[in-house]
RNA sequence: GGAGUUGGCCGGGCAGCCGCUGCGCAAGCAGAGGAAAGUCCGGGCUCCACAGGGCAGGGUGCCAGGUAACGCCUGGGCGGCGCGAGCCGACGGAAAGUGCCACAGAGAACAGACCGCCUAAGCGCGCAAGCGCCGGCAAGGGUGAAACGGUGCGGUAAGAGCGCACCGCGCGGGUGGCAACACACCGCGGCACGGCAAACCCCACCUGGAGCAAGGCCAAAUAGAGGGGCGACAGUGUGGCCCGCACUGCCCCCGGGUGGGCCGCUAGAGGUAUGCGGCGACGCAUAUCCCAGAGGGAUGGCUGCCCUCGACAGAACCCGGCUUACAGGCCAACUCCUCAC
RNA sequence: GGGCCGUUAGCUCAGCUGGUAGAGCACUCGGCUUUUAACCGAAUUGUCGUGAGUUCGAAUCUCACACGGCCCACCA
Numbered sequence: 001g002g003a004g005u006u007g008g009c010c011g012g013g014c015a016g017c018c019g020c021u022g023c024g025c026a027a028g029c030a031g032a033g034g035a036a037a038g039u040c041c042g043g044g045c046u047c048c049a050c051a052g053g054g055c056a057g058g059g060u061g062c063c064a065g066g067u068a069a070c071g072c073c074u075g076g077g078c079g080g081c082g083c084g085a086g087c088c089g090a091c092g093g094a095a096a097g098u099g100c101c102a103c104a105g106a107g108a109a110c111a112g113a114c115c116g117c118c119u120a121a122g123c124g125c126g127c128a129a130g131c132g133c134c135g136g137c138a139a140g141g142g143u144g145a146a147a148c149g150g151u152g153c154g155g156u157a158a159g160a161g162c163g164c165a166c167c168g169c170g171c172g173g174g175u176g177g178c179a180a181c182a183c184a185c186c187g188c189g190g191c192a193c194g195g196c197a198a199a200c201c202c203c204a205c206c207u208g209g210a211g212c213a214a215g216g217c218c219a220a221a222u223a224g225a226g227g228g229g230c231g232a233c234a235g236u237g238u239g240g241c242c243c244g245c246a247c248u249g250c251c252c253c254c255g256g257g258u259g260g261g262c263c264g265c266u267a268g269a270g271g272u273a274u275g276c277g278g279c280g281a282c283g284c285a286u287a288u289c290c291c292a293g294a295g296g297g298a299u300g301g302c303u304g305c306c307c308u309c310g311a312c313a314g315a316a317c318c319c320g321g322c323u324u325a326c327a328g329g330c331c332a333a334c335u336c337c338u339c340a341c
Numbered sequence: 342g343g344g345c346c347g348u349u350a351g352c353u354c355a356g357c358u359g360g361u362a363g364a365g366c367a368c369u370c371g372g373c374u375u376u377u378a379a380c381c382g383a384a385u386u387g388u389c390g391u392g393a394g395u396u397c398g399a400a401u402c403u404c405a406c407a408c409g410g411c412c413c414a415c416c417a
Base pairs, nucleotide, nucleotide: 001337002336003335004334005333006332007331008330009329010328012306013305014304015303016302017301018300020031021030022029023028033312037323038322040321041320042319043318044317045211046210047209048208052243053242054241055240057207058206059205060204061203062076063075064074065073066072077091078089079088080087081086092202093201097200098199099196100195101194114141115140116137117136118135122133123132124131125130149167150166151165152164153163154162168191169189170188171187172186173185174183175182176181215263216262217261218260224254226253227252228251229250230249234248235247236246237245238244256416257415258414270289271288272287273286274285275284276283277282307310342413343412344411345410346409347408348407351366352365353364354363360397369383370382371381372380390406391405392404393403394402
């Protein structure tokens, strides 16, 4: 100098004037985001339900930790990719059972013989070479996404874990590690176990439902003599069901009225700084700060100067995540290549 | 703001325990008819909303995104 990886940050700036929203008597102070988004997870909060038990349903899925909790995050293991820094992974169980594996192919799961290889033994023919039958084999070819371990040597008629060595695999043990798991540690087994669980399922753990248009208070107005169900072998609730339990003028539909105000509504698992513990996610302590809260719904306009000429997009109960969108720029650490000293 | 559902031929819909997608109407052609309609026969018609993943294989299973539709106030 070039190429790249990871982590973090910013998202036009300054000044003046005029507005808008909230708070405040006033002066004045404060006023969108990293995603405010998608609503995909988790929690707070609120109401409803809930004696208890069982079945079903849904979710998660290597191990350990973090957290209020999570499907998130951190660290580790295993597998894959990359020369590397690093990155990616829905990653429990297929020797509990059921099911599926189209087409092609001889055969698709206690498989199979199309081409091929072989005639040692047996039989027939032939003087013989040999040919045919009866058979043997699965090395090679071929089909397929997938064909029932791989390489080599021996062995054989040809072959084959048939035998042996190494590699792989499985089981039992040992060692290390909290564990997942690892091991050029020991022994046993010629190998028995194809794939699919984002097929049913099994195992472990978690799981009541709804959502601030939740819900509470005040005020105003109106029409219920409308329809249906049930009256205890019923109905409703248990938000899928059963046993069981609770309630009894209650439920549903239709119709009517209002569309006003207040609370919930923002001080919180909060931000910042420092110190300590931890590899880290994070935790603890101290100090300090207050940082939108509407209900026609506020953050804008104009002017001047500057630059690299400004992306995606705008709160609506609140947090923690994930995912998706995003012009451009900055910082730090690390890797590879090249050059110079 | 919150919740739920859908997207398959030009239109309305099937197909979703995975094996290469159909039905009706419409359109086109032929027949019948003097002609049209009706009727009869034939043929054509798909990025299965988009992009990834699982699988040998996806309209179907899973995830993300896009578009469209529906519902939710209070009082008695």
Two RNAs folded together computationally: RNase P RNA and transfer RNA, 417 nucleotides in total. It holds a member of the Rfam family "Bacterial RNase P class A".